[in-house]
RNA sequence: UAAGCAGGAUAAAUGAUCGCGGCUGCAGGUGUCGAAAGACCGCAGGUGAGGAAAGUCCGGGCUUCACAGGGCAGGAUGCCGGAUAACGUCCGGUGGAGGUGACUCCCAGGCCAGUGCAACAGAAAUAUACCGCCGUCGGUGCCUCGUAUCAUGGAUACGCCGCACCGGCGGUAAGGGUGGAAAGGCAGUGUAAGAGACUACCGUGCGGCUGGUAACAGCCGCAGCCAUGUAAACCCCAUCCGAAGCAAGACCAAAGCGAAGCAGUGACGUGGCCCGCCAGCUUCAGGUAGGUCGCUUGAGGCGCAUGGCGACAUGCGUCCUAGAUAGAUGAUCAUUCACGACAUAACCCGGCUUAUCGUUCUGCUUAACCG
Numbered sequence: 001u002a003a004g005c006a007g008g009a010u011a012a013a014u015g016a017u018c019g020c021g022g023c024u025g026c027a028g029g030u031g032u033c034g035a036a037a038g039a040c041c042g043c044a045g046g047u048g049a050g051g052a053a054a055g056u057c058c059g060g061g062c063u064u065c066a067c068a069g070g071g072c073a074g075g076a077u078g079c080c081g082g083a084u085a086a087c088g089u090c091c092g093g094u095g096g097a098g099g100u101g102a103c104u105c106c107c108a109g110g111c112c113a114g115u116g117c118a119a120c121a122g123a124a125a126u127a128u129a130c131c132g133c134c135g136u137c138g139g140u141g142c143c144u145c146g147u148a149u150c151a152u153g154g155a156u157a158c159g160c161c162g163c164a165c166c167g168g169c170g171g172u173a174a175g176g177g178u179g180g181a182a183a184g185g186c187a188g189u190g191u192a193a194g195a196g197a198c199u200a201c202c203g204u205g206c207g208g209c210u211g212g213u214a215a216c217a218g219c220c221g222c223a224g225c226c227a228u229g230u231a232a233a234c235c236c237c238a239u240c241c242g243a244a245g246c247a248a249g250a251c252c253a254a255a256g257c258g259a260a261g262c263a264g265u266g267a268c269g270u271g272g273c274c275c276g277c278c279a280g281c282u283u284c285a286g287g288u289a290g291g292u293c294g295c296u297u298g299a300g301g302c303g304c305a306u307g308g309c310g311a312c313a314u315g316c317g318u319c320c321u322a323g324a325u326a327g328a329u330g331a332u333c334a335u336u337c338a339c340g341a342c343a344u345a346a347c348c349c350g351g352c353u354u355a356u357c358g359u360u361c362u363g364c365u366u367a368a369c370c371g
Stems, first nucleotide, its partner, number of pairs: 001367010012336007020048002023045004029041001031040003050342001054353002057351005062245004069274002072271001074241005079093005094108001095106004109236002114234002116230003130176002132172011145159006184202002187199003203225001204223008249293004258284005266278001268276002300319008337340001
């Protein structure tokens, strides 16, 4: 200097004028709106959209069922140890995969409980022999040699060895082909040819020792050792899960007129059963649909110290930072530069996932060059 990896900050800034919502304090009257409950109107001071507010994917707080149970079904998680209110999240580690590396990812219990599936190719996919190799028998051919005969240059017939081809029988699973995978790998000994048949090393199984809380790692010994993969296939094992949800629920005001059916029927706890509890339930029709609370002080933010590799915990100090309800953040002007992306709360919080323009900080890795 360039390219990367991991973590953090920010999310245009400043000023002026006008406008909007809520909180706190003061003021306030036969005020305005309204049937009422209730809401609004003035002054001053603070405050007012995100890192994801998105997705609604997990976990809870809170509310009701409700006095609160037991199974079944269903669902989720799945190496070990921790953090947390909890989690499928996070931290650290082990094992595996990727990358030169900093680092990143994981579908991480069980195939010896059982049941499935493995297309095509290939001879064959849980057990094999297509090609090949070896032995033996038979046949054909060639050739050296030997014997016999003849016409002594040689030819013919027979026989042994050797070679080639075809066929039968036996042995083989090393070599070759197909395939993701052909049943341990590799180097030798050995064999008619081969083969864990045997040996060394690796692997596998069993046993033991050492280290570690553990997952696991290392070492030693014995055994020639059995059929592969797949559980994000069904399943088995371990752990966990009540349901519904702020349109939950509570209060105030107004209205409060009914009809039919069910009879131990019905509702709730429920996806279903037992059990429990309540006393009503279903259908049709009519009225109301207004207001207040819940609603923001929290498993809260920030700073410091201590403990911890860390997630985080403890203690001290300090701060109060949206609560709308057809839905508040706007408009104008000026200056600056990084020229502004993805995008706007609706009960709250902890995470995960997705989208994203730039600027900047810290640590680390690789390459080249210079010193």
Molecule: Bacterial RNase P class A
Organism: Lachnospiraceae bacterium 47-T17